[in-house]
Molecule: Bacterial RNase P class A
Organism: Planctomycetota bacterium
RNA sequence: UGCGUGGACAGACGAUCGCCGUCGCGGGGUAACCGGCGGCGGAGGAAAGUCCGAACACCGCAGGACACGGUGGUGGGUAACGCCCACCGGCUCUUGGUCGCGGAGCUAGGGAAAGUGCCACAGAAAACACACCGCCGACCCCCGGAAGUUCUGUGUCGUCGUGUUUCUCGCGGCGCCUCAGCUCAUUGCGGGGAGGUAAGGGUGAAAUGGUGCGGUAAGAGCGCACCGCUCGGCUGGUGACAGCCGGGGCACGGCAAACCCCACCGGGUGCAAGCGCAAGCAGUCCUCCACCGGAAGUUCGCUUUCGGGAACCAUGGUCCGUGGCAUGAGGACGGGUAGCGUGCUUGAGGUCGCCGGCAACGGCGGCCCUAGACGAAUGAUCGCCGCCCGCCGCAGGCGGGAACAGAAUUCGGCUUAUGUCCACACACGAC
Numbered sequence: 001u002g003c004g005u006g007g008a009c010a011g012a013c014g015a016u017c018g019c020c021g022u023c024g025c026g027g028g029g030u031a032a033c034c035g036g037c038g039g040c041g042g043a044g045g046a047a048a049g050u051c052c053g054a055a056c057a058c059c060g061c062a063g064g065a066c067a068c069g070g071u072g073g074u075g076g077g078u079a080a081c082g083c084c085c086a087c088c089g090g091c092u093c094u095u096g097g098u099c100g101c102g103g104a105g106c107u108a109g110g111g112a113a114a115g116u117g118c119c120a121c122a123g124a125a126a127a128c129a130c131a132c133c134g135c136c137g138a139c140c141c142c143c144g145g146a147a148g149u150u151c152u153g154u155g156u157c158g159u160c161g162u163g164u165u166u167c168u169c170g171c172g173g174c175g176c177c178u179c180a181g182c183u184c185a186u187u188g189c190g191g192g193g194a195g196g197u198a199a200g201g202g203u204g205a206a207a208u209g210g211u212g213c214g215g216u217a218a219g220a221g222c223g224c225a226c227c228g229c230u231c232g233g234c235u236g237g238u239g240a241c242a243g244c245c246g247g248g249g250c251a252c253g254g255c256a257a258a259c260c261c262c263a264c265c266g267g268g269u270g271c272a273a274g275c276g277c278a279a280g281c282a283g284u285c286c287u288c289c290a291c292c293g294g295a296a297g298u299u300c301g302c303u304u305u306c307g308g309g310a311a312c313c314a315u316g317g318u319c320c321g322u323g324g325c326a327u328g329a330g331g332a333c334g335g336g337u338a339g340c341g342u343g344c345u346u347g348a349g350g351u352c353g354c355c356g357g358c359a360a361c362g363g364c365g366g367c368c369c370u371a372g373a374c375g376a377a378u379g380a381u382c383g384c385c386g387c388c389c390g391c392c393g394c395a396g397g398c399g400g401g402a403a404c405a406g407a408a409u410u411c412g413g414c415u416u417a418u419g420u421c422c423a424c425a426c427a428c429g430a431c
Stems, first nucleotide, its partner, number of pairs: 001427002004424006011385001013383005019042007027034002044404001048415002051413005056270004063320004068266005073087005088109001089107006110261002115259002117255003132201002134197003140193005146187002148184001151181003155177001157175007209227006228250001229248008274342004283333006291308007312324004349368008387401006
C1' cells in the first nucleotide's frame, strides 16, 4: 500500500431568533378561549428493506388431521427466531520448500442401501456401466521362415569296388558339403486368431479406492505394508466427535441450492389492529326453518313451540369437529360518515458496579427517564473548539471539506447504503 474479517464513533459547546411536547408561574375574559414569561426535553446506526421472530389488540373454536410453508452438525443463550455464543466435521489460505502445531476465512453441514430423476459435449463406457490406443497370448489354433532331425533327389569333391574303349570314361556303395523337396518334433523368432486384461495412455468436472513392494504370460487388493472405507471393543467428552486396539469385504460414483424421505416448528389479520365520543343518512329487492319426532291450538287449510337435522355463513386452504341460524342469517344495488379523543410511549428499557459463566448471557444492587408529531415539529444564522485535505511556516496562520441518510405502536435480529479511526490475518514493497 492492497485485500479480507471484526469493532468504535457519527461532531461537541455557546449566543440570537423560530417550531413541537411537557411542567410551573401569571395576564385578559361570564365562559368558550386568547395571549405572555420561564425550566426541562426533542430524528438513526442504520430511522432504510419489510426479510424473520415476538409483545399487544381483535376474530363465537383458536381443537384434530392432511395439504402447504419454514428450519436442518452438537451443546448452550433468549420471550422467541431463520438470530447470538462456544465447540465439532469438511474445504480454502498461511515465511523459500515439506510436515506438524497454531492462526485466518468459508460452510444451503440430517438421509444417495425407500423410490424416481439428471450427469450436455467428448469418450469404449457416466452406475449392476465392459474396451478406443495399447499390453499379454503361458494354455489353444493357423501361417511363415531359421537351426536340428528323417527320407529322397541333385551338384562338386574324396574314397572303395568294378566294367572297359585304355589311362580316360561309365556304373554302384560309402562319406563330407551345397541346393531342392519331404517327415518329425524340439528350441527360440515373426505375423494372425480364439482368448486374457483394465496396471499404462487418451476423453472428460468426474472413469471400476490411493501410494509402494511382491506376484503374473501380461495385469488386477491377486497378496502384503501404510492411508482410506466398514464392523466391533476400549478411553476421553453433556454431545457432535476424537484417539487407540482388533477384525474384514477390499467396495455399484456424483448431484437432494433435484423431486423426495426423516426430525422439529407454524391459526389469521394487523395501530390503516382496536376502544370510545360526536355528527350524519335511506333505504329497496332476493333467498333461507327441507325432512323426522313430540306437545298445544285449529275454521282440519294449517299455526305456534321444543328437540334433532338440512341448506347457508364463520373458522388462512381442504376434511372432520364446533359455533351462528327468523327479535335471525346470507346476497345484490344504493345512501351517509372519513371529524375528535384514546391506543401514544416506563419498556422482555438504558447505564454503572459486583458475582457466576470460555462466551453469548444471567443474577443482585445503585442511578436515570432519553421524541410522541398528525398533511405531520426537531430548524436557521453567527462564533469557538475538534476531525480531514491543501498552501506558507518555528510557534502558528490562511483557505476548503465532512458521507449514507428523517421517527409514526414497540422491541430482539438479519440484510443493504455510507465517512473517519482502530485491531487482526494474508500479499507486496521499504527500512